[in-house]
Context: one part of a larger RNA
RNA sequence: CUGGGCGUAAAGGGCGCGUAGGCGGCUCGUUAAGUGUGAAGUGAAAUCUCCAGUGCUCAACACGGAAAUUGCUUCGCAUACUGGCGAGCUAGAGGAAUGCAGAGGGUUAGUGGAAUUCCUGGUGUAGCGGUGAAAUGCGUUGAUAUCAGGGGGAACACCCAUGGGCGAGGCAGCUAACUGGGCAUCACCUGACGCUGAGGCGCGAAAGCGUGGGGGAGCAAACAGGAUUAGAUACCCUGGUAGUCCACGCCCUAAACGAUGGAUACUAGGCGUAAGAGGUAUCUAUCCCUCUUGUGCCGCAGCUAACGCAAUAAGUAUCCCGCCUGAGUAGUACGGCCGCAAGGUUGAAACUC
Numbered sequence: 001c002u003g004g005g006c007g008u009a010a011a012g013g014g015c016g017c018g019u020a021g022g023c024g025g026c027u028c029g030u031u032a033a034g035u036g037u038g039a040a041g042u043g044a045a046a047u048c049u050c051c052a053g054u055g056c057u058c059a060a061c062a063c064g065g066a067a068a069u070u071g072c073u074u075c076g077c078a079u080a081c082u083g084g085c086g087a088g089c090u091a092g093a094g095g096a097a098u099g100c101a102g103a104g105g106g107u108u109a110g111u112g113g114a115a116u117u118c119c120u121g122g123u124g125u126a127g128c129g130g131u132g133a134a135a136u137g138c139g140u141u142g143a144u145a146u147c148a149g150g151g152g153g154a155a156c157a158c159c160c161a162u163g164g165g166c167g168a169g170g171c172a173g174c175u176a177a178c179u180g181g182g183c184a185u186c187a188c189c190u191g192a193c194g195c196u197g198a199g200g201c202g203c204g205a206a207a208g209c210g211u212g213g214g215g216g217a218g219c220a221a222a223c224a225g226g227a228u229u230a231g232a233u234a235c236c237c238u239g240g241u242a243g244u245c246c247a248c249g250c251c252c253u254a255a256a257c258g259a260u261g262g263a264u265a266c267u268a269g270g271c272g273u274a275a276g277a278g279g280u281a282u283c284u285a286u287c288c289c290u291c292u293u294g295u296g297c298c299g300c301a302g303c304u305a306a307c308g309c310a311a312u313a314a315g316u317a318u319c320c321c322g323c324c325u326g327a328g329u330a331g332u333a334c335g336g337c338c339g340c341a342a343g344g345u346u347g348a349a350a351c352u353c
Base pairs, nucleotide, nucleotide: 003325004324005323006322007307008306012321014203015202016201017200021196022195023194025089026088027087028086029085030084031083033082034081035078036077037076038075039074040073041072042071049066050065051064053063054062055061092193093190094189095188097185098184099183100182104179105178107177108176109175110174111173112156117151118150119149120148121147122146123145127138128137164171208250209249210248211247213246214245218244219243223239224238225237226236261320262319263318264317265316266315269298270297271296272295273294274293275292276291277290278289279288302309303308326353327352328351335346336345337344338343
């Protein structure tokens, strides 16, 4: 260097942007680097292979000859393919124009109702609460219940979907401003500008960390008490602090899952659903038909160890990246890098089976 693999057996990076690199559409010309072919030079000797070769009585061995050394260098020739250079093209890619849907984004600002809780006042009286049953707890300083008013924080019932949008994480009351992406139609413009992407950079649930930060209704690790129990550092109950919320800065993990990397092309169908365009019908399409894009279910070929996958492939192929290589030790130790810390990342071995 080479093999086989990665949905569930070991194995897809959490996700994106993108550097180097790898790979790259159609046509013409040119070049001749790769490639092919011919010749010359070189490729030490020994070794290896061959010779009814020669010499030790044979053989090993030795001697001689041949072949080989598949390589390198130079020169000539060829030009299909790859590469370089030049010119052109429009099917890839991008742009323009016209429309469309949407919990896409971070704010900012404003705003709404229901509920919980607290405060004030009214009515009202002995209970309330809680459980399997209780008790702790609350209540005659008037609770629970009920009515009115006020404060505050957090989350947005119905709509809601088997729905939508996003690169992933993740996104949901309403309104406005700012802003990213997508789809359809058109075929006006650019003319291969593309795909992937080691490093790198950015994003990244929850928990956690920092600030003599803000906020704090409900919930609730820790903690306290009551029960249960042989015990009960639990499950149940009454309380309750961090936290949950906001701002700024960190952390960078996950069953970060479709346990399925990205791109392109091709390969029976059937039924839904979302956005758009077109057609048909008598004017009117929400209704019927066709197409595109997304999202689901079923199913043939094919694939698969099976389960299953099956145009959203796990089918058929090409390109690029990541990763795996028996189990334990161990995602540990050591070292490096990162972090305020918690820890993260990279990541062994002895030994055992």
Small-subunit ribosomal RNA, central domain from an uncultured bacterium, 353 nucleotides, folded computationally. Its mean pLDDT, the model's own confidence on a scale to 100, is 86. The RNAcentral record of the full RNA draws on ENA and SILVA.